[in-house]
């Protein structure tokens, strides 16, 4: 300069050919217990990196960018 990978809740991560996002920890309430922890139970939280496109509909597929790796000159 070229080429592969990755980017989803505060953190780790699923999400199998496109059909409207899941879970764990973590916080918040409640149970339990003398109390704290542990455990149990409800609950909060993602415009899916940004920005076009296709499409009847994108986390997913096409383009450009941006950032982290990795390889090759």
């Nucleotide at each position: 300069g070229g080429g592969c990978u990755c980017a989803u809740a505060g953190c780790u991560u699923a999400g199998c050919c496109g059909g409207u996002a899941a879970a764990g920890c973590a916080c918040u309430c409640g149970g339990c217990u003398c109390u704290u922890a542990a455990c149990c139970g409800a609950g909060u939280g993602a415009u899916c990196g940004u920005g076009g496109g296709u499409u009847c509909g994108a986390u997913c597929c096409c383009c450009a960018c941006u950032g982290a790796g990795c390889c090759c000159g």
The prediction has a mean pLDDT of 82. The RNA shown here (transfer RNA) has 73 nucleotides and comes from Candidatus Iainarchaeum sp. Lineage of the source: Archaea > Candidatus Iainarchaeota > Candidatus Iainarchaeia > Candidatus Iainarchaeaceae > Candidatus Iainarchaeum. Rfam family: tRNA. Rfam classes the family as a transfer RNA. About the family: Transfer RNA (tRNA) molecules are approximately 80 nucleotides in length.